[in-house]
Predicted 3D model of a 109-nucleotide RNA (c-di-GMP-I riboswitch aptamer) from an Acidobacteriota bacterium.
Of the family's consensus pairs, 94% are formed in the model.
Taxonomically the source falls in Acidobacteriota (Bacteria, Pseudomonadati).

RNA sequence: CCCCGCCGAAGGCAAGGCUGGCAAAAGCCGGCGCCGUAAAGCCACGGGUCCUCGCUUCCUUCAGUUGGGCGCAAGAACCGAAGGAUCCGAUGACCGCCGAGCUGCCGGA
Repeated sequence: CCCCGCCGAAGGCAAGGCUGGCAAAAGCCGGCGCCGUAAAGCCACGGGUCCUCGCUUCCUUCAGUUGGGCGCAAGAACCGAAGGAUCCGAUGACCGCCGAGCUGCCGGA
């Protein structure tokens, strides 16, 4: 120096939760807390997940009075609202989801 992370040593970080704040939200910051973690350090480059908005298609519920519209007539589709799902797109978020990149403590097996 490289690999490796079984036993150690000195330390580090801090899930869920509670709390104050920021944000439309995902989520982030501070305090308490401590599930865990050999990179649970940094990084949004690739994959993935999440939020918000737009869009395609479909489903459910409600409305369907008065009317409009098409029609010779009978009368069908069409004209609205809310919620949900899916495809695609855009902004954003997550590195303690995975990979890549960069950096780092220890050095007995």